[in-house]
RNA sequence: UUUUGAAACGGGCAAACCCGUCGAAAGGCGGGGACGCAAAGCUUCCGGUCUACAGGACUUCCGUCCUACGACAGCGGGGUUGCGGCA
Numbered sequence: 001u002u003u004u005g006a007a008a009c010g011g012g013c014a015a016a017c018c019c020g021u022c023g024a025a026a027g028g029c030g031g032g033g034a035c036g037c038a039a040a041g042c043u044u045c046c047g048g049u050c051u052a053c054a055g056g057a058c059u060u061c062c063g064u065c066c067u068a069c070g071a072c073a074g075c076g077g078g079g080u081u082g083c084g085g086c087a
Base pairs, nucleotide, nucleotide: 003087012037013036017032018031019030020029021028022027035074041080042079043078045077046076047075048072049071050070055066056065057064058063
């Protein structure tokens, strides 16, 4: 330097749920909390999923449907960066 992630030490992150807060919602952020995670670090490039305020279509005027410009990196792939240990 490259590859690897068996075992170990020390650490790291934090699902559900609860509280606060932002948001139309999905969801985000902060605190508590741990189901899990060896990239559960970063990145919407590809696929997928969720939501539907505004907009559009229909309407029996109750509503229904379409739509991402919103969201998910803890759905998968790609890209990119990286600590310690063993070999």